[in-house]
Formats: sequence, C1' cells, structure tokens
RNA sequence: UGCACAAGGACACUGAAUCCGGCCCGAAUGGCCGGAGCGGGGGACUCUCCGGGAUAGGGGUGAAUGAGCCGGUCGGCUCUAGGGCGAUCUUUCCGUCCGAACCCGUCAACUAACCUCGCAAGUGUAUGAAAGAGGAGCU
Repeated sequence: UGCACAAGGACACUGAAUCCGGCCCGAAUGGCCGGAGCGGGGGACUCUCCGGGAUAGGGGUGAAUGAGCCGGUCGGCUCUAGGGCGAUCUUUCCGUCCGAACCCGUCAACUAACCUCGCAAGUGUAUGAAAGAGGAGCU
C1' cells in the first nucleotide's frame, strides 16, 4: 500500500411499525393505560346494474403477479407484472438483489358521518456515473 475477514455503532437498510407521559415492580428489548404521529380494515347516498345462479367460493395485509419446463408428491429451474439497494432530493444510465409469507371464515365494490385494529420482525449496503436542484463547511 492492496485484498479478505471480524467487531462496533448514538450510523445505515427493508417495513406503517416512531416519539412523549404515567403506572406495575429493584429492573427489563416485560406488562398495562393515555397522547401525538404514521399505517390498515369495516362502513351510506349517488353510481355500477337488466335478471338469475353458483361453493367451483369470496376477501384482506404485502412489491411479491403471471407464464413455461421438470417431477409420483414435497419441490426444483428459467423468465415475468411489480418492488428494493448502491448514504441529500428528482430523473436517466450502469450494477446488484427480491419477486415471499400469513390472515378472515361463507362475508365485505366505492363510500361522508361513524366504528375498529397495528406500531412488529429482520438485517449490515457503499470511495457506481451523469444532469439539474438544494444544503453544509471553510476562507
């Protein structure tokens, strides 16, 4: 000096999942209550819409939908709608990943008033480039 690995973090990432106050106990990333903020669900009129039927249901959170092939099945491979990251913001290019999982229980279009629920879990990228915008520091 270069490369790799590890650790730490009051830094950073996915996500709505953050902050404040009080109490339970000696304490806690434990439990309860309240508030702000963020996020989700239910829920009229109007409209859809003529009428009937069906369980083969139908619906919700989420980016996570669909196609082809292999396989006795579990599952696997390739692509894909869509989504994330590369440390100010937007766009473009480049690179690189994800493309799951779970829930409701025969039931829900939208939806004002109104009602109601959640605030978890998991992780560690990078001297990527250009244009524009904006900001900070120093003199």
Model confidence (mean pLDDT): 80 of 100. This is a predicted structure of a 139-nucleotide RNA (c-di-AMP riboswitch aptamer (ydaO/yuaA leader)) from a Vulcanimicrobiota bacterium. It matches the Rfam family "c-di-AMP riboswitch aptamer (ydaO/yuaA leader)". Its family is annotated with cyclic-di-AMP binding and regulation of gene expression in the Gene Ontology. Taxonomically the source falls in Vulcanimicrobiota (Bacteria, Bacillati). It was read from a public genome assembly, where an Rfam model found it. The model forms 92% of the base pairs in the Rfam consensus.